Small-subunit ribosomal RNA, 3' major domain from a Candidatus Marinamargulisbacteria bacterium, 470 nucleotides, folded computationally.
It matches the Rfam family "Bacterial small subunit ribosomal RNA".
NCBI's taxonomy places the organism under Bacteria, Bacillati, Candidatus Margulisiibacteriota, Candidatus Marinamargulisbacteria.
The coordinates come from a structure-prediction model, not an experiment, and the mean pLDDT is 84.
[in-house]
Context: one part of a larger RNA
RNA sequence: UGACGGGGGCCCGCACAAGCGGUGGAGCAUGUGGUUUAAUUCGAUGCAACGCGAAGAACCUUACCAGGGAUUGACAUGCUAGGAAGUUUUUUGAAAGAUUAAUGUGCCUUCGGGAACCUAGACACAGGUGGUGCAUGGCUGUCGUCAGCUCGUGUCGUGAGAUGUUGGGUUAAGUCCCGCAACGAGCGCAACCCUUAUCUUUAGUUACGUUUUACGAAACUCUAAAGAGACUGCCGGUGAUAAACCGGAGGAAGGUGAGGAUGACGUCAAGUCAGCAUGCCCCUUACACCCUGGGCUACACACGUGCUACAAUGGCCGGGACAAUGAGUUGCGAUCUCGCGAGAGUCAGCUAACCUCAAAAACCCGGCCUCAGUUCGGAUUGUAGGCUGCAACUCGCCUACAUGAAGGUGGAAUCGCUAGUAAUCGCCGGUCAGCCAUACGGCGGUGAAUCCGUUCCCGGGCCUUGUACA
Numbered sequence: 001u002g003a004c005g006g007g008g009g010c011c012c013g014c015a016c017a018a019g020c021g022g023u024g025g026a027g028c029a030u031g032u033g034g035u036u037u038a039a040u041u042c043g044a045u046g047c048a049a050c051g052c053g054a055a056g057a058a059c060c061u062u063a064c065c066a067g068g069g070a071u072u073g074a075c076a077u078g079c080u081a082g083g084a085a086g087u088u089u090u091u092u093g094a095a096a097g098a099u100u101a102a103u104g105u106g107c108c109u110u111c112g113g114g115a116a117c118c119u120a121g122a123c124a125c126a127g128g129u130g131g132u133g134c135a136u137g138g139c140u141g142u143c144g145u146c147a148g149c150u151c152g153u154g155u156c157g158u159g160a161g162a163u164g165u166u167g168g169g170u171u172a173a174g175u176c177c178c179g180c181a182a183c184g185a186g187c188g189c190a191a192c193c194c195u196u197a198u199c200u201u202u203a204g205u206u207a208c209g210u211u212u213u214a215c216g217a218a219a220c221u222c223u224a225a226a227g228a229g230a231c232u233g234c235c236g237g238u239g240a241u242a243a244a245c246c247g248g249a250g251g252a253a254g255g256u257g258a259g260g261a262u263g264a265c266g267u268c269a270a271g272u273c274a275g276c277a278u279g280c281c282c283c284u285u286a287c288a289c290c291c292u293g294g295g296c297u298a299c300a301c302a303c304g305u306g307c308u309a310c311a312a313u314g315g316c317c318g319g320g321a322c323a324a325u326g327a328g329u330u331g332c333g334a335u336c337u338c339g340c341g342a343g344a345g346u347c348a349g350c351u352a353a354c355c356u357c358a359a360a361a362a363c364c365c366g367g368c369c370u371c372a373g374u375u376c377g378g379a380u381u382g383u384a385g386g387c388u389g390c391a392a393c394u395c396g397c398c399u400a401c402a403u404g405a406a407g408g409u410g411g412a413a414u415c416g417c418u419a420g421u422a423a424u425c426g427c428c429g430g431u432c433a434g435c436c437a438u439a440c441g442g443c444g445g446u447g448a449a450u451c452c453g454u455u456c457c458c459g460g461g462c463c464u465u466g467u468a469c470a
Base pairs, nucleotide, nucleotide: 001470002469003467004466005465007464008463009462010461011460012459013458015454016453019417020416021415022414023413026308027307028306029305030304031303032302033301034299035298042053043052064294065293066292067291068290069289073125077124078123079121080120081119082118083117086103087102088101091098092097107114108113127283128282130281131280132279136277137276138272139271140270141268143266148187149186150185151184152183153182154163155162156161167178168177169176193260194259195258196257198228199227200226201225202224203223204222208216209215210214231254234248235247236246237245238244310410314369315368316367317366318365319364320363326357327356328355331350332349336345337344338343376407381402382401383400384399385398386397387396423446424445425444426443427442428441429440
């Protein structure tokens, strides 16, 4: 100087407390461990691994296994020889491949040849998701959006170092004020950026209004550009006459208005050689390459994260109402017809403020059920179908009928959340032929309770003290 303390003081955070809803019990989905297996590819492992890499494993993906092939190679550059390239075809085969017969002879040219492409040969080489994240770059997580981390000059100390950065107040903040052997400065904080809440101006088609298919531009909604607006600016009080705090006015909004992006010096030899790049080591008829099939989907079990429930604040039937974000031409697909339905057929419109996906659901009105393993719950299984796709056996989704399991609110323990939040309700998107999405990322609808307080648990900041620790 740090680190640590079941030392002290001050302060903060959904840290506790006060509340609301869960997890832990059930069934299922998904990830992991373990076990099994020819293989169940690899990585991630307290917080900070476990719906994680994977924004989509039937083949492909695919890295794993079995079998079949092939060795200048699936891919790059260079040399030689032959042939245009390409198209069709025979036999064999699971395919890859091997084999066979035809067809075709193009472009440029100085007529030597050349440019693409194919085949054969020899060698330089290719190739490796093989190892090392404890050799690395880059990127990322975490402490933590915590308020800290430092430097120059000066001063003090033999020196390591100290001072500044400590102290009195104050703040979300090393934020600001005052004081002070310090005076200044940098990276952080804040602000500048984006979205949202109010208003004004400008501009209006596909939006808006109406006499509903042509007009209107006055207004409203909206769209999208510019601007205004909030700064403790004003008033009162407290305070050290300061910074600031408390209350008030006006205001759409008040003291950071709300949300986002933004992550200092560093810590964890944290994570990643399998995204990419890369040193070294290793393989080179194989640890490289092609193909078929299988596996990654196994199942006594254990854990994490979720979905659906256990019902009457509910379930079912009929009727009625109100969103926002988005996506669409190999696409979204209206209408009509058929089908109980999944869907099929047909064919408008739309490269989209125009058309379509598209029905929002919870909600409201009426009716049935009357506390039961039920008109709750939907697992599991059988049969019959639909769709995608060469192909749904291993191993897809959906529909109809039938079947109707566990489950009656969950032990110890444990998680999230302070407001348009929690809870609850549906909608959209990426990936994607299809989909195991209940995931992930967004969008809007309805819409609470509680915060006395900081003794305690956890994490953190500053000062101080002890130490046989570094």